Bacterial large signal recognition particle RNA, 268 nucleotides, folded computationally.
Rfam family: Bacterial large signal recognition particle RNA. Rfam describes the family as follows. The signal recognition particle (SRP) is a universally conserved ribonucleoprotein involved in the co-translational targeting of proteins to membranes. Its family is annotated with SRP-dependent cotranslational protein targeting to membrane, signal sequence recognition and signal recognition particle, plasma membrane targeting in the Gene Ontology.
Its mean pLDDT, the model's own confidence on a scale to 100, is 76.
RNA sequence: UCAUACUAUCCGGGGCGGUAGCGGUGCCCUGUACCUGAAAUCCGCUAUAUGCAGGGGAGAAUUCCCAUUUUGAGGGCUAUUCUUGUGUGGUCAGCACUUAUAACAGAAGCGUUGACAGAUGAGUCUUGCGCAAUUGUCGGCUGUGAACCGUGUCAGAUGGGGGACCAAGCAGCACUAAGCAGUUUUGAUGAUGUGCCGCGAGAGUGCUUGUCUCGAGCCUAUGCUAUGAGUUAGCGCGCGUAAGAGUAUUUCGAUUUAUGGGGUAUGA
Repeated sequence: UCAUACUAUCCGGGGCGGUAGCGGUGCCCUGUACCUGAAAUCCGCUAUAUGCAGGGGAGAAUUCCCAUUUUGAGGGCUAUUCUUGUGUGGUCAGCACUUAUAACAGAAGCGUUGACAGAUGAGUCUUGCGCAAUUGUCGGCUGUGAACCGUGUCAGAUGGGGGACCAAGCAGCACUAAGCAGUUUUGAUGAUGUGCCGCGAGAGUGCUUGUCUCGAGCCUAUGCUAUGAGUUAGCGCGCGUAAGAGUAUUUCGAUUUAUGGGGUAUGA
């Protein structure tokens, strides 16, 4: 160096998940690289974690293995941006909405028969006293009003008396008590969401109004700006969450490229 027979090894790999950890069944990526059986409340293992059981094929090299290297399909983690959905926050001085104040403007209206402003006074507000009103009670006046238990007079009748007369006294009449009704407002007294009539005290510049001064604007609806107070989860914004797309770091990594190295036995 060649040939033969073996053996190692190979007949896919990777990510996720699961697991104390490793491999498999499971899901996903790559793409074709044996067959059968069992295997997720699981199957076989222990850092030498070659999946297990049975069977078949290739087999020492372009093909397999090891080391280094090129390439980088795809997946995972984290962070961040965007889109969509969803929940939530009204102290997010954000929009939207309501309201108050201030400045500016202001159709209509008012204004030299004096706007606005200033000074002064009054009313309105709270309260005290007095007065009036209204109303109640009492009083006054009128009427009515006692079978008997009020007064006066007492027909009739009754009693006493020889008589004259006397006595008691019902009805009636009159007058009255208690009571009832009416009337008046000349009297007394009480009450009040009556009235501002009088006097006084207080509050306050909010409103109305008189006088005087000044001398030309004032101002309602409304609009704009600013400030304050508040409401609503509709918009924006914030916080959380779910899915998708992208970016960055990181991690695992198929496939691919290149270089180097590589078992035993026999014979020639």